[in-house]
Context: one part of a larger RNA
């Protein structure tokens, strides 16, 4: 740009995806077979490889979230803290993100066949599944499952608004369940977006002062404290202020 001027919701023309292999057990040591062996059909259970969604559990990863600790160098000095050293090294980890981890799929059931089996049944008094006419039949084929999907120019549908000076829509701002930008989604005071703060999940693992006990190095008490990143609730303090363009037509 188109589809009457917008918002919300469907509809599904169409395209895409995905439909797998074993193994064991029941029927049954049964039909069958002299005998070794050993079934169709038909029910069930596990599994493997693939596929998806998730992070409740196991695990990773978590470049500063907590704690130990070497060397040095500051903060006059002790202590307490901080810089550097690969994150300086070591233990441990929330969020997220992940698999090795957890859940879950393939069924089935209709519809047309295929090789093949058949009914009927002429040409061709017989005969023949075919020549008219009917049937059964496959992990395949269409459909039912999942996903895009009205530029499906055949441009739908359905609600509501709006054409009473105006429905919505963008610019902008606060953000992430989005993201290279864009774009999507959440909200903009009629307000929980995102930051603070409060409390809490959870992580480290008994903080710093004091006091007490040793000559001290430490220990022990206050104390499961201290401190804390992306988690949950909550509450306008901060900041999403004013405002402007477009916009069917009138």
């Nucleotide at each position: 740009c188109g589809u009457c001027g917008a918002a919300u919701g469907u509809u599904g023309c169409a395209g895409g995806a995905a439909c797998u292999c074993a193994u064991c057990c029941c029927u049954a040591g049964u039909a069958c077979g002299a005998g070794a062996g050993g079934a169709c059909c038909g029910g069930g259970a596990u599994g493997g490889a693939c596929g998806a969604a998730c992070c409740u559990c196991u695990g990773g990863u978590g470049u500063a979230u907590c704690g130990g600790u070497u060397g040095u160098c500051u903060u006059g000095c002790c202590a307490a803290a901080g810089g550097c050293a690969u994150a300086g090294c070591c233990g441990a980890g929330u969020a997220g993100c992940u698999a090795a981890g957890u859940u879950c799929g393939g069924u089935g059931c209709g519809g047309a066949u295929a090789a093949g089996c058949g009914c009927u049944g002429a040409a061709a008094g017989c005969a023949u599944c075919u020549a008219a006419g009917c049937g059964c039949g496959a992990a395949g084929c269409c459909g039912u499952u999942c996903c895009u999907a009205a530029g499906a120019u055949u441009a739908a549908c359905a609600u509501u608004c709006a054409u009473u000076u105006g429905a919505g829509a963008c610019u902008c701002c606060u953000u992430c369940g989005a993201g290279a930008c864009u774009a999507g989604a959440a909200g903009g005071u009629u307000g929980a977006u995102a930051g603070g703060c409060a409390c809490u999940a959870g992580g480290u693992g008994u903080a710093a002062g004091g006091c007490c006990a040793g000559u001290a190095a430490u220990g022990g008490u206050u104390u499961g404290a201290g401190c804390c990143a992306a988690g949950g609730u909550g509450u306008a303090c901060u900041a999403a202020u004013u405002a402007g363009u477009c916009g069917a037509g009138c």

Large-subunit ribosomal RNA, domain VI from a soil metagenome, 250 nucleotides, folded computationally. Rfam family: Bacterial large subunit ribosomal RNA.